Model confidence (mean pLDDT): 76 of 100.
c-di-AMP riboswitch aptamer (ydaO/yuaA leader) from a soil metagenome, 136 nucleotides, folded computationally.

RNA sequence: UGCCGAGGCCGUUAUGCUAAGUAACGGCGCGGGGGAACCAGCCGUCUAGCCGUUUUAGACCGGGGCGAAUCUGAUAAGUUUCAGAAGAAGACUUCUUCGCUUCCAGCCCGACAGCUAACCUUGCAGGCGAUAACGA
Numbered sequence: 001u002g003c004c005g006a007g008g009c010c011g012u013u014a015u016g017c018u019a020a021g022u023a024a025c026g027g028c029g030c031g032g033g034g035g036a037a038c039c040a041g042c043c044g045u046c047u048a049g050c051c052g053u054u055u056u057a058g059a060c061c062g063g064g065g066c067g068a069a070u071c072u073g074a075u076a077a078g079u080u081u082c083a084g085a086a087g088a089a090g091a092c093u094u095c096u097u098c099g100c101u102u103c104c105a106g107c108c109c110g111a112c113a114g115c116u117a118a119c120c121u122u123g124c125a126g127g128c129g130a131u132a133a134c135g136a
Base pairs, nucleotide, nucleotide: 001129002128003127004126008028009027010026011025012024013023014022015021029124030123031122032121033120034119039114044060045059046058047057048056049055062112063109064108065107066106070085071084072083073082074081087103088102089101090100097136098135099134
C1' cells in the first nucleotide's frame, strides 16, 4: 500500500517511553446459531409379538452447522491421480458480455435443530502479496 475473509471504526481506562502494542469496558457497524404461527415435510430398514396400526420391544442406518469448497465419471488399491459439471476469487466502484489465471479446503455439534416474528445466544479470526498489480 493492497488481496481472501463477517472478522472493522470511534472513544474511555489500565500498562507502557505522556510511544507502539496489549487488555478491559462502552458505542456504532458487519457476521453466525437457536427459536412460533402460516407454509413445507415426514412416519426409515430388519427381526419378533399383536385382531388392527403413524402400535410394542430390540438391532441398525444417522443427522446437522460454518464455509465457494459439492456432485458425477473413470483410475489407483489402500485411500492415489485425472477429467467434467456446478460453485468461488482476481487492485477505484457498479452493470452486461467475453477471455485469462487460480481455488474447489478445513473445522465444529454429538443422536439433536425445516422455515421462523418476538426473544435468547454468539464471532469480529487467520492467512497472503508488492512496483508487480487482470485484460478487453
RNAcentral holds the sequence, with entries from MGnify. Rfam family: c-di-AMP riboswitch aptamer (ydaO/yuaA leader). Rfam's curators write: This family represents a conserved RNA structure found upstream of the ydaO and yuaA genes in Bacillus subtilis and related genes in other bacteria. Rfam links the family to the GO terms regulation of gene expression and cyclic-di-AMP binding.